[in-house]
RNA sequence: CAAUCGAAACGGCAAACUUAUUGAAAGAUAAGGACGCAAAGCCACGAGUCUAAGGCAUUUUACUGCUAUGACAGUCGGGUUGCCAAA
Numbered sequence: 001c002a003a004u005c006g007a008a009a010c011g012g013c014a015a016a017c018u019u020a021u022u023g024a025a026a027g028a029u030a031a032g033g034a035c036g037c038a039a040a041g042c043c044a045c046g047a048g049u050c051u052a053a054g055g056c057a058u059u060u061u062a063c064u065g066c067u068a069u070g071a072c073a074g075u076c077g078g079g080u081u082g083c084c085a086a087a
Base pairs, nucleotide, nucleotide: 012037013036017032018031019030020029021028022027035074041080042079043078045077046076047075048072049071050070054067055066056065057064
C1' cells in the first nucleotide's frame, strides 16, 4: 500500500400493526410506530415466492383450474454506489 473481516463512534433505514390514498389483487405511497438490518441504499439479469385483471380450459357459472405482461430488492444469488474503521 492492497484485499478479507468488522470492535467502537457519528449517524442511517424501518418489520408487524393503525389511519388515509391507490390498485382487480398481490402490493405500493404518506403519517404514526420499531421487529430487526453493516448496505434492510439502488437495479427485475438469474432462481424462488405472491397475485390473476385479461386470456385459455372445464363445468353443478364456482371463493373452479392454468397462465404474468403485474408484484416482492426486508427470499437468495448477481451488478452497482456509499459513512467510519480498532484488533